Predicted 3D model of a 74-nucleotide RNA (transfer RNA) from Ectocarpus siliculosus. The coordinates come from a structure-prediction model, not an experiment, and the mean pLDDT is 81. The sequence is in RNAcentral, with records from ENA and Rfam. Its Rfam family is "tRNA". By type it is a transfer RNA. The gene name in the source record is tRNA-Ile. The source organism's lineage runs through Eukaryota, Stramenopiles, Ochrophyta, Phaeophyceae and Ectocarpus.
[in-house]
RNA sequence: GCCCCUGUAACUCAAUUGGUUAGAGUGUCGGUCUUAUGAGCCGAAAGUUGCGGGUUCAAGUCCCGCCAGGAGCA
Numbered sequence: 001g002c003c004c005c006u007g008u009a010a011c012u013c014a015a016u017u018g019g020u021u022a023g024a025g026u027g028u029c030g031g032u033c034u035u036a037u038g039a040g041c042c043g044a045a046a047g048u049u050g051c052g053g054g055u056u057c058a059a060g061u062c063c064c065g066c067c068a069g070g071a072g073c074a
Base pairs, nucleotide, nucleotide: 001073002072004070005069006068007067010026011025012024013023019057028044029043030042031041032040050066051065052064053063054062
């Protein structure tokens, strides 16, 4: 330099060939239980879907550029 894949909550991942509130587990916080802690149970908070544009009535999803990480070729 060329090509491919990935980027979504603090972490690990979903999200149906674009569709009606972007969810789950772990973790965190609060409650319950316990002499205390942990486990169990209940509840809550936490997201500019890497960044910037475009298409569309509607974009995490499609298109373009850029950034970061990984694999391959030279």